Predicted 3D model of a 537-nucleotide part of an RNA (small-subunit ribosomal RNA, 5' domain) from an uncultured bacterium.
Context: one part of a larger RNA
RNA sequence: GGACGAACGCUGGCGGCAUGCCUAAUACAUGCAAGUCGAACGCUGAAGCACUCUGCUUGCAGAGUGCGGAUGAGUGGCGAACGGGUGAGUAACACGUGGGAAAUCUGCCUAGGAGUGGGGGAUAACAUUCGGAAACGGAUGCUAAUACCGCAUAUCUUCAUAGACCGCAUGGUCUAUGAAUGAAAGACGGCUUUGCUGUCGCUCUUAGAUGAUCCCGCGGCGUAUUAGUUAGUUGGUGGGGUAAAGGCCUACCAAGACAAUGAUACGUAGCCGACCUGAGAGGGUGAUCGGCCACACUGGGACUGAGACACGGCCCAGACUCCUACGGGAGGCAGCAGUAGGGAAUCUUCCACAAUGGGUGCAAACCUGAUGGAGCAAUGCCGCGUGAAUGAAGAAGGUCUUCGGAUCGUAAAGUUCUGUUAUUAGUGAAGAACAAAUCGAGGAGUAACUGUCUCGAUUUUGACGGUAACUAACCAGAAAGUCACGGCUAACUACGUGCCAGCAGCCGCGGUAAUACGUAGGUGACAAGCGUUGUCC
Numbered sequence: 001g002g003a004c005g006a007a008c009g010c011u012g013g014c015g016g017c018a019u020g021c022c023u024a025a026u027a028c029a030u031g032c033a034a035g036u037c038g039a040a041c042g043c044u045g046a047a048g049c050a051c052u053c054u055g056c057u058u059g060c061a062g063a064g065u066g067c068g069g070a071u072g073a074g075u076g077g078c079g080a081a082c083g084g085g086u087g088a089g090u091a092a093c094a095c096g097u098g099g100g101a102a103a104u105c106u107g108c109c110u111a112g113g114a115g116u117g118g119g120g121g122a123u124a125a126c127a128u129u130c131g132g133a134a135a136c137g138g139a140u141g142c143u144a145a146u147a148c149c150g151c152a153u154a155u156c157u158u159c160a161u162a163g164a165c166c167g168c169a170u171g172g173u174c175u176a177u178g179a180a181u182g183a184a185a186g187a188c189g190g191c192u193u194u195g196c197u198g199u200c201g202c203u204c205u206u207a208g209a210u211g212a213u214c215c216c217g218c219g220g221c222g223u224a225u226u227a228g229u230u231a232g233u234u235g236g237u238g239g240g241g242u243a244a245a246g247g248c249c250u251a252c253c254a255a256g257a258c259a260a261u262g263a264u265a266c267g268u269a270g271c272c273g274a275c276c277u278g279a280g281a282g283g284g285u286g287a288u289c290g291g292c293c294a295c296a297c298u299g300g301g302a303c304u305g306a307g308a309c310a311c312g313g314c315c316c317a318g319a320c321u322c323c324u325a326c327g328g329g330a331g332g333c334a335g336c337a338g339u340a341g342g343g344a345a346u347c348u349u350c351c352a353c354a355a356u357g358g359g360u361g362c363a364a365a366c367c368u369g370a371u372g373g374a375g376c377a378a379u380g381c382c383g384c385g386u387g388a389a390u391g392a393a394g395a396a397g398g399u400c401u402u403c404g405g406a407u408c409g410u411a412a413a414g415u416u417c418u419g420u421u422a423u424u425a426g427u428g429a430a431g432a433a434c435a436a437a438u439c440g441a442g443g444a445g446u447a448a449c450u451g452u453c454u455c456g457a458u459u460u461u462g463a464c465g466g467u468a469a470c471u472a473a474c475c476a477g478a479a480a481g482u483c484a485c486g487g488c489u490a491a492c493u494a495c496g497u498g499c500c501a502g503c504a505g506c507c508g509c510g511g512u513a514a515u516a517c518g519u520a521g522g523u524g525a526c527a528a529g530c531g532u533u534g535u536c537c
Base pairs, nucleotide, nucleotide: 001537002536003535004534006533007532008531009530010529013384014383015382016381017380018379019377020376021342026340027339028338030337031336032335035078036077037076040075041074043072048067049066050065051064052063053062054061055060085295086294087293095219096218097217098216099215100214101213104212105211109208110207111206112205113204114203115202116201117151119149120148126141127140128139129138130137131136156182157180158179159178160177161176162175163174164173165172166171186200187199188198189197190196191195221267222266223265228258229257230256233255234254235253236252237251238250239249240248270292271291272290273289274285275284276283277282297318298317299316300315301314320331321330322329323328348374350373351372352371356370357368358367359366360365387417388416389415390414397408398407399406400405421478423473424472425471426470427469431464436459437458438457439456440455441454442453443452481526482525483524484523485522486507487506488505492521493520494519495518496517502509503508
């Protein structure tokens, strides 16, 4: 000199864009943060409409029937493994980079092929009843499905045989034949309705895409005042297990394996793209943003599933908090706000799904503290303003003075302007593209229609926000401080104090003429900031 997720002191006008618990991975009141589908299913059946009857004054009230379908819980499907948070642990194939998988899996999605035949038994909801303070649970009876289970079928799987081709060692790919086993589900429409057909599904399969898993080379830290470490340890065979290679696990056998090119131990630490600094080499850091990993009160475990050993799922143990009828139960903010505590220190218990993205759904739509926005904070960066021109009687006043004057100083006042910003009023965006509905045209398909796909037209959707921007009016009115002035280092005099009070980054200053302390005037530097402290280069 530069930089900062900074803090402190003094001061503080505006706007834009960013950033904002670095400490206690401490404990958490309250609200919200993951739902959705009635076009999978059985119940429940509100409003409303129509008809009939009764009370009866046009009308109102009640009852019944039909249509209707709101709502509620339940079965079922998909999602909940994403998105969001944190950095505790981890010195490790965790990360980065480059390879390998002939040792692997992959829901939804895309393209291709083949199908979607025929049956069965339950169960929740519900009703009745019992236990319990509650959480919740038991029994009996009834019922549905795209829930569950057999059967048929099979270009796929496994095995056997034969053949062809290829490679990178084990081997890989393709074809033919035979055997065994393994599938499925419907819903909503249309029509010329024994049926055909459209859309969305369902099953098997081949490729792709995406995502994931495993293995390896190299790379990035401190201590030798840590020198030896290791028994599933190193290797082999058989078996098990996994999507899959493998001591991953197990039985037996052998005695190996690592290490001064630093094993093992201890300490510290999430890693990277990047960021800061520097001419570079290098050094330091790993906030925000992006990629990967790990974790979710602490420890362990599996279940479901394409995917978890699962933040807002389950089970067990532990600590803590809460409820209790003392028998037993409930909970997990390192999600968004917010509270207490810790600390030098870090924000609103806000608005909206309008946009982008995600989940579900044919869709309308619903959900979304992701996200988009607003709020708070000079925390940072950038921009603007606090007026401009003129104005010498060099006013008053302050300070200094050799008492002549000098200086603050064109500074002020005065005169003439401007209106950035602020204030008031008015006009008023872009961000909106869709989707859907209606109409029209065309493509494929169908016996035909409906529907589907593409294009065009109309209608419709804004939290921010009456915001930005623009226009008009109005007044110089509402807007400057901080630090320094001995040398380094730009900027000096007076008074007070008298080795006192104090200053200080280093040298040092102060003991009666202090340009170094305190105050005043002046001056210098930066400026809505300035200075100090801390950390890094």